[in-house]
RNA sequence: AUCUUAUCAAGAGUGGUUGAGGGACGGGCCCGAUGACACCCGGCAACCGCCUCUAAGCGAGGUAUGGUGCUAAUUCCUGCAGGAGGAGCAUACUCCUGAAAGAUGAGAG
Numbered sequence: 001a002u003c004u005u006a007u008c009a010a011g012a013g014u015g016g017u018u019g020a021g022g023g024a025c026g027g028g029c030c031c032g033a034u035g036a037c038a039c040c041c042g043g044c045a046a047c048c049g050c051c052u053c054u055a056a057g058c059g060a061g062g063u064a065u066g067g068u069g070c071u072a073a074u075u076c077c078u079g080c081a082g083g084a085g086g087a088g089c090a091u092a093c094u095c096c097u098g099a100a101a102g103a104u105g106a107g108a109g
Stems, first nucleotide, its partner, number of pairs: 002108007013041001015040003021031003025079004042071003047067002049063005075101001080098006
């Protein structure tokens, strides 16, 4: 690389350095010299870890000092399929459900 599985509607800075791009990809729509992205610091959060309850397991509660993660917009929206809505059909529009893709954790290999 790949596979399995859980989660993805909550939460988090008026800081420092730097200096033009960024939001995975396509289409949109946005953010950005009133300084984005990145890094540092700060912060958020219980996925793993750890602790307590339990004979043990399951489960519940706690813990941010350990390992990750995250810190504009629902995973920013949408990309495939099905369904619902107003008028007869279609298109378009709005909404809902599922999938796909992606992200992160844990495990496998």
Model confidence (mean pLDDT): 82 of 100. Predicted 3D model of a 109-nucleotide RNA (SAM riboswitch aptamer (S box leader)). It was read from a public genome assembly, where an Rfam model found it.